[in-house]
């Protein structure tokens, strides 16, 4: 790598380099960027997946935060596929909402 299993409406940001593009990929929108984004470094911080403590027992419940990841623009930035609600309308396409789905990212596991 591939698979499996869990979360994704919370939450956390300053300084140095770098110089032009970045928001994962397509498409279609939004949005950040020379007042210097993205990236990297360095300190800070956030969370609480491994991890630890206790109560408890069918996987919960309460704390912790050394250590191993993870994270610090906007919901995984929204949206494409299906179902459904309600509005208008009768072009069968549109628009708000809910929902499943895939695709993604994280961690743990297997290998």
């Nucleotide at each position: 790598a591939c698979c499996u299993c869990a979360u994704c409406c919370a939450g956390a940001g300053c300084g140095a380099g770098c110089g032009a593009g970045a928001g994962a990929c397509c498409c279609g929108g939004c949005u950040c960027a020379c007042u210097g984004a993205c990236c990297u470094c360095g300190c800070g911080g956030c969370a609480g997946c491994c991890c630890c403590c206790g109560a408890a027992g069918c996987g919960u419940c309460g704390g912790g935060a050394c250590g191993g990841u993870g994270c610090c623009a906007a919901g995984u930035c929204c949206g494409g596929c299906g179902g459904g609600a309600u509005g208008g309308a009768u072009a069968u396409g549109c628009a708000u909402c809910c929902u499943g789905a895939c695709a993604g990212a994280u961690g743990a596991g297997c290998g």